RNA sequence: AGGACGAACCGAGGGGUCGCCGCCGGGAGCGCAAGUCGUUCGCCGCGCGGAGGAAAGUCCGAGCUCCGCAAGGCAGGAUGCCGGGUAACGCCCGGGCGCCGCGAGGCGACGGAUAGUGCAGCAGAGAGCAGACCGCCGAUGGCUUCGGGCAACCGGGGCACAGGCAAGGGUGAAAGGGUGCGGUAAGAGCGCACCGGGCCGCUGGCAACAGGGGCCGCAUGGCAAACCCCAUCCGGAGCAAGGCCAAAUAGGGGACGAGGGAUCGCCUGUCCCGCUCGAGUCCCGGGUAGGCCGCUAGAGGUUCGGAGCGAUCCGGAUCCCAGAUGAAUGACCCCUGACCGCUCGCUGGCCGGGCGGGAGACAGAACUCGGCUUACUCAGGUCCGUCCUCCCG
Numbered sequence: 001a002g003g004a005c006g007a008a009c010c011g012a013g014g015g016g017u018c019g020c021c022g023c024c025g026g027g028a029g030c031g032c033a034a035g036u037c038g039u040u041c042g043c044c045g046c047g048c049g050g051a052g053g054a055a056a057g058u059c060c061g062a063g064c065u066c067c068g069c070a071a072g073g074c075a076g077g078a079u080g081c082c083g084g085g086u087a088a089c090g091c092c093c094g095g096g097c098g099c100c101g102c103g104a105g106g107c108g109a110c111g112g113a114u115a116g117u118g119c120a121g122c123a124g125a126g127a128g129c130a131g132a133c134c135g136c137c138g139a140u141g142g143c144u145u146c147g148g149g150c151a152a153c154c155g156g157g158g159c160a161c162a163g164g165c166a167a168g169g170g171u172g173a174a175a176g177g178g179u180g181c182g183g184u185a186a187g188a189g190c191g192c193a194c195c196g197g198g199c200c201g202c203u204g205g206c207a208a209c210a211g212g213g214g215c216c217g218c219a220u221g222g223c224a225a226a227c228c229c230c231a232u233c234c235g236g237a238g239c240a241a242g243g244c245c246a247a248a249u250a251g252g253g254g255a256c257g258a259g260g261g262a263u264c265g266c267c268u269g270u271c272c273c274g275c276u277c278g279a280g281u282c283c284c285g286g287g288u289a290g291g292c293c294g295c296u297a298g299a300g301g302u303u304c305g306g307a308g309c310g311a312u313c314c315g316g317a318u319c320c321c322a323g324a325u326g327a328a329u330g331a332c333c334c335c336u337g338a339c340c341g342c343u344c345g346c347u348g349g350c351c352g353g354g355c356g357g358g359a360g361a362c363a364g365a366a367c368u369c370g371g372c373u374u375a376c377u378c379a380g381g382u383c384c385g386u387c388c389u390c391c392c393g
Base pairs, nucleotide, nucleotide: 001389002388003387004386005385006384008382009381010380012336013335014334015333016332017331018330020050021049022048023047024045025044026043027041028040029039030038031037032035052362056373057372059371060370061369062368063367064238065237066236067235076234077233078232079231080230081095082094083093084092085091096110097108098107099106100105111229112228116227117226118223119222133169134168135165136164137163140162141161142159143158144157145156146155147154148153177195178194179193180192181191182190196218197216198215199214200213202211203210204209242293243292244291245290252284253283254282255281256280259273260272261271262270263269300319301318302317303316304315305314306313307312339357340356341355342354343353344352345351346349
């Protein structure tokens, strides 16, 4: 200098004008039981606060609420190396093992395949009580030929008929341990050495596991995000939870009850409804509309000290930081400017100067937390640590 890896963080700051939501204070109106009351607001305030790292997906785990519940089981679901953290987790930290990478590092549902059931397309001779297509051999038996022998038969050569083999080739994701030497007719754990595997001790480690020793030629390969087995955990529904106040209209219950209503200036009169199957008045109760609570002080934020490799924990100080419900958190202008592009200079540095651009991406609370995942690739950026390659001294 270039290319990578890991981790943390920012993702705007200041000002002006006009608005929006909540709280507080003031003012005004209304109500009554008349108060340090309740309630309302197209009012006022240099008053206070007002989205995110993911507020998102709603995928896990909790708090909280209601319902259910003697205990336990069945069914169903989730998780699955070991140790630790936590309120809890399928999350996080540390470690082990396996795989990938030259490396920093990354990834892994990573219990059980001698409990049982099951699955394996195509290719291939053979795929789970294995198998022989090409190939190798043909020691042994057979056939044939040559030589010897009176003959039985003996010796040499050939064939590949019986038979033997699984080394090599080929098929496949996978072919019943691997490499080498010996051995053999050719071969083969047939024998041996090393590696691998099984069993039993030993050493280190809390453990997962690692190292080493002895015995066994080795006997039953894969798939459990196939059923299943083992271990652990799980009652259900969710703030539309749940609680409170409570209209009009229409039902329900009770008491009183013979009149009530329309027309109308008044009288006379007319019409409608009702008279114990009850008009009308009053009271009570349930539900609805609507309103209020739940609602934001919490496993909380910031900072300091301590313990720990770390996740995290302990202690002190300090702060109060949205609570809306068709749902506020916005619009415009100016300045700064992390950073980017072009260019100039020499002291060659995350140097100095000039010009221009410059807040955009993903996205928006809705009971609250802890995580995970996803988005931010026509936005981007910063700091720290580490690795590899090349060059110079």